[in-house]
RNA sequence: GGCGAGUUUGAUCCUGGCUCAGGAUAAACGCUGGCGGCGUGCCUAACACAUGCAAGUCGAACGCCCUGCUUUCGGGCAGGGAGUGGCGGACGGGUGAGUAACACAUGGGAACCUACCCACCAGUGAGGGAUACCGGCUGGGCCUGUGGCCGAUUAGCUAGUUGGUGUGGUAAGAGCGCACCAAGGCGACGAUCGGUAGCUGGUCUGAGAGGACGAGCAGCCACACUGGGAUUGAGAACGGCCCAGACUCCUACGGGGGGCAGCAGUGAGGAAUUUUCCGCAAUGGAGGCAACUCUGACGGAGCAACGCCGCGUGCAGGACGACGCGUUUCGGCGUGUAAACUGCUUUUCUGUGGGAAGAGCAAGGACGGUACCACAGGAAGAAGCCCCGGCUAACUACGUGCCAGCAGCCGCGGUAAGACGUAGGGGGCGAGCGUUGUCCGGAGUUACUGGGCGUAAAGGGCCCGCAGGCGGAAGGGUGCGUUUGGUGUGACAGCUCGUGGCUUCACUACGAGAGGAUACCAAAGACGGCCGUUCUUGAGGGCCAGAGAGGGACCUGGAAGUCCGGGUGGAGCGGUGAAAUGCGUAGAGAUCCGGAGGAACACCGAAAGCGAAGGCAGGGUCCUGGCUGGUACCUGACGCUCGUGGGCGAAAGCUAGGGGAGCGAACGGGAUUAGAUACCCCGGUAGUCCUAGCCGUAAACGAUGACCACUAGGUGUGCGACGUAUCGACCCGUUGCGUGCCGGAGGUAACCCAUUAAGUGGUCCGCCUGGGGAGUACGGUCGCAAGAUUAAAACUCAAAGGAAUUGACGGGGACCCGCACAAGCAGCGGAGCGUGUGGUUUAAUUCGAUGCGACACGAAGCACCUUACCAGGGUUUGACAUGCGCGCUGAGCGUCCAGAGAUGGGCGGGCCCGCAAGGGAGGCGCGCACAGGUGCUGCAUGGCUGUCGUCAGCUCGUGCCGUGAGGUGUUGGGUUAAGUCCCGCAACGAGCGCAACCCCUGUCGUCGGUUGAAUAGUCCGGCGAGACUGCCACGUUGAACGUGGAGGAAGGUGGGGAUGACGUCAAGUCAGCACGGCCCUGAUGUCCUGGGCGACACACACGCUACAAUGGCCGAGACAACGGGUAGCCAACCCGCGAGGGGGAGCCAAUCCCAGCAAAGUCGGCCUCAGUUCAGAUUGCAGGCUGCAACCCGCCUGCAUGAAGGAGGAGUUGCUAGUAACCGUGGGUCAGCAUACCACGGUGAAUACGUUCCCGGGUCUUGUACACACCGCCCGUCACACCACGAAAGUCGGCAACACCUGAAGCCGCUGGGCUAACCCGCGAGGGAGGCAGGCGUCGAGGGUGGGGUCGGUGAUUGGGGUGAAGUCGUAACAAGGUAGCCGUACCGGAAGGUGCGGCUG
Repeated sequence: GGCGAGUUUGAUCCUGGCUCAGGAUAAACGCUGGCGGCGUGCCUAACACAUGCAAGUCGAACGCCCUGCUUUCGGGCAGGGAGUGGCGGACGGGUGAGUAACACAUGGGAACCUACCCACCAGUGAGGGAUACCGGCUGGGCCUGUGGCCGAUUAGCUAGUUGGUGUGGUAAGAGCGCACCAAGGCGACGAUCGGUAGCUGGUCUGAGAGGACGAGCAGCCACACUGGGAUUGAGAACGGCCCAGACUCCUACGGGGGGCAGCAGUGAGGAAUUUUCCGCAAUGGAGGCAACUCUGACGGAGCAACGCCGCGUGCAGGACGACGCGUUUCGGCGUGUAAACUGCUUUUCUGUGGGAAGAGCAAGGACGGUACCACAGGAAGAAGCCCCGGCUAACUACGUGCCAGCAGCCGCGGUAAGACGUAGGGGGCGAGCGUUGUCCGGAGUUACUGGGCGUAAAGGGCCCGCAGGCGGAAGGGUGCGUUUGGUGUGACAGCUCGUGGCUUCACUACGAGAGGAUACCAAAGACGGCCGUUCUUGAGGGCCAGAGAGGGACCUGGAAGUCCGGGUGGAGCGGUGAAAUGCGUAGAGAUCCGGAGGAACACCGAAAGCGAAGGCAGGGUCCUGGCUGGUACCUGACGCUCGUGGGCGAAAGCUAGGGGAGCGAACGGGAUUAGAUACCCCGGUAGUCCUAGCCGUAAACGAUGACCACUAGGUGUGCGACGUAUCGACCCGUUGCGUGCCGGAGGUAACCCAUUAAGUGGUCCGCCUGGGGAGUACGGUCGCAAGAUUAAAACUCAAAGGAAUUGACGGGGACCCGCACAAGCAGCGGAGCGUGUGGUUUAAUUCGAUGCGACACGAAGCACCUUACCAGGGUUUGACAUGCGCGCUGAGCGUCCAGAGAUGGGCGGGCCCGCAAGGGAGGCGCGCACAGGUGCUGCAUGGCUGUCGUCAGCUCGUGCCGUGAGGUGUUGGGUUAAGUCCCGCAACGAGCGCAACCCCUGUCGUCGGUUGAAUAGUCCGGCGAGACUGCCACGUUGAACGUGGAGGAAGGUGGGGAUGACGUCAAGUCAGCACGGCCCUGAUGUCCUGGGCGACACACACGCUACAAUGGCCGAGACAACGGGUAGCCAACCCGCGAGGGGGAGCCAAUCCCAGCAAAGUCGGCCUCAGUUCAGAUUGCAGGCUGCAACCCGCCUGCAUGAAGGAGGAGUUGCUAGUAACCGUGGGUCAGCAUACCACGGUGAAUACGUUCCCGGGUCUUGUACACACCGCCCGUCACACCACGAAAGUCGGCAACACCUGAAGCCGCUGGGCUAACCCGCGAGGGAGGCAGGCGUCGAGGGUGGGGUCGGUGAUUGGGGUGAAGUCGUAACAAGGUAGCCGUACCGGAAGGUGCGGCUG
């Protein structure tokens, strides 16, 4: 002294980015704001500045002027003014523009200066004053080691440049300047150039190492409107001078003035930064002997929550808990001891009074009547902000309804939102709280500490090799690195610790200390370096053997194909899924002979060999590189790696010249197709081949750099050596070098790797740092070109990825089921009609169901009712329930009137208890709670149902395996209808399913039985038996089981039913019922009449009846079962052609009835192939029945009518045996109405080779870029919108340099005929020396001209890129993705892409 979390997936592990929690801030913004202390306050325009102040002082250097007082008028004293002179204006204060530099930091150095001040010495003097020299302090100038930014898309820079000699110059060394000479100097350890930047002590962060920063304070530097220059001075210029420029001010237009990056302040810019304050009292500074003056340095105050620190806004008591508010399951719960109320306190506040230190001596205090103290008053004046989906602490209600909005990331919002808005409540912090910006952290996410590169991003295509880095063994030396000790430095502040001062803290005083750096001294001598000596094991060489498609050149061979010539021959050949184009009677193809020419080398051949890689294959010769084994003769570390560099480098491609058989981009044609710029076919040019030269890229792959060492084995194979053995070759053993497979430790995210490492270590090189943009743009280099190489950014996304898991899927594989196909039988699809649906129509045609799994479904009965729809007429406590209040009252029934009815009105009789009063039930009216709703949401739900599917599956516990998702079990070998059973097995068991148990049916026994005349039988009911692969044979693993057989009514689940695992489809149903939420309330409730649900150009579905002779009609005459019946079934008998009517017996039903003969069937007759003696639609007339009522809109009967239809296209349904088909019967619903539905019996088939194919399903396996799971995913063009970027005729600007012209001030040089004090000569005049003006010249800021460089802005148009909701075209990729994919290259094409050549397996 080191903390993590969210986010890629259905889930998992890993990689990896993004995001968050922390700290900090010269901050700003939003909301809010009581007090104090200490700090801090233009980060932007080094933009421009009004006004005031910021540097003066000295009379004890000097003269002059003015004023006052005084005077003995001589003067004296005091004050003021400017000037000469001195000192100071080079300090203090500001700012960060410039500067990548000896500017800064740190250490060292020698050739220098230093006013005031100090010390000392000397001289002189001593009345006072002045001056020169030496040394020091302090400060400064100069040189130098080391250290600290980015860019190589800046690689070469340099003429005073580097050095020398001489000379000049400076305070001083020096190319600092000049002349001459030499040709150097710097640079991949990054020169030069470009960008950025004041540096440091330190500050922030961090565990540290680091990273970022350089406000305030302190040290240094630089600058003072921009640029240049000198002067004075010890020293040089913010408030000095000169010149030039820009700007600005004044002006009488002649000419002048100015420089806040000093303190305040103004404008401007900006998100943003203060008073034109007080004072020299303190500290410090200048001058002065001093008094003192000056001091916007400084000391203070003011403004600003800008920061840090401290304090307060009260404290205690106070209810099973007020009001209000919120919520509620209506009970309650929360706010909440919170408030009220009671008691107490007074920090702060207000008022009054006192009142400092800061100053040592006398006075003198800006702050300041401040701090502080006392007293009084009164809980009195003082709380907000953000958040509450996860991360992350804190939840409800309402509103909203993918809107409005939120959002740091993931993501919320499409009608029940803890995510928006509001409220209540809660959480956090608190005079603040949030937001935004920035930095560090988390991020081990640039990895020194401390990462990686087989598949996630990442090993260079391969080799050689300079610099560089690293380097074997043994002595010796050195002491450069290294280590230790010491000395000096490392300013102050800061930091840490201790102590002290402000009441505490912040703040601050004092003391101590660590850290790292550097120089010097000393020591050590291991390790590294260096010097030298030696060694042989690394490396190389020699000698002896050996293998090989290693490379180059030349020569040469046969097979095959093509072409040409000839012979035979005569109609096709060729090609494909099928075809066609094409070739062929001018003779193809086939076959034989001869010839030409090019390319490639069958067998051998292989996990084989060789090479550095690319790559290398008929045979021979020549030249040539490397490798291996053996030996231990030589050298003696000569080694490893390798930036820059050099060489090699498949295919395609390029240049030139050859060559051209076959193949074959492009191209032409034929097919395929919706299209087919493809896949297939027929042709075919470049090319493929050779020579010479370019190109320099590939999935150039082991996706694995080179070298060295170490770390279990097993088994092949190539080439050697040795050994045992043998006659010998083999075999066998040992060993070396290659090349494969398996496998342990270990490693790895896993897959896997594993002595040929991806293990354990070492050395060196290359490379990576989220995806897209993009290996692209620009720039550079290379190339003939194609292009290669180097290589960004804007913008955009919250991922993109790797491995493995479970599923799902595949035009993947294996196995197996099912009326799935096939084999059959009957149908549907055509007709007419019935019914349902869509559509249309309508006032309404109520609603729902919509692939299978909606459509004769909810409907097991639409004339009214039903009824939910429409029109109209009514009604409002309601048609219905419960409760309350008030009033009235005989409920209900019968009947009459109005009305379409609902409804309204009239009449009649009429409840119970009680002595009456009165009470009760019920009813009516009014009112209040409420009722009511087939109104919405099946995507809020319960329940029920459909479907996969009666399919054989779905899981669990424990154990084991795996980091984990998960696996195992459940897989495997058999077997079964079956996860049925057996065997095996890191599994052992178990559950839900299967099967069985239940019901019906088939045989028998037995008991009982009414309604049967009766025993038996039949029938009905109960009980029981029977079937279990039990027996035999064979097969199989001595199993399960299968096949066959016996017996048996029945045989391998006998037949049928009921029974439906975990789950899937947000499947269906709010209209069966229930139920959350929402909605309606004189209506979306309710009542009534009438209408509609029955419409009709159409379309579909399910059916009925047919199309006829296996039939129709007529007659005769057999045989059932299940059922139903009192609001009922209804007999006999009578009437009617009939439906039916009358009639009334019997029956609550094994009794009677429906129910007479069930029909098909059987026997007899007619019909004779015809739209008919088929078929019956439609229509007319006449009737019957039910019902309040058959118009819309029922069923039936009779007579008449007599439509379509002559076996149904594509397609499609059911069925495997008492089944299909055909035939009738019953029942439910129901007043009536059945071609539907549910049941019943009668007659009673055909076929199944088989599992290739279609559909569905099961198990195992494989691939996957799918997981909303193939109805998946996904690519590119095009169109539209927006965004950023590149190119572009140009155009505009910035910066630096160069050439030439011009050239201010000024220094320097020359001149100086004009002028001239101090000095010299001279009596003087004058002269001399010196100087000045002026002139000329070198240099020179700036200006001008010019051609270039570089960076940027803009630009018609243009190019690609990114993003965007459901746009267009296709389908390239992911499953063999339907032509395996991908890489490089070339050509072609709307587009994905296609094709050729070579390569890869991912």
Predicted 3D model of a 1402-nucleotide RNA (small-subunit ribosomal RNA) from a soil metagenome. The prediction has a mean pLDDT of 86. Rfam family: Bacterial small subunit ribosomal RNA.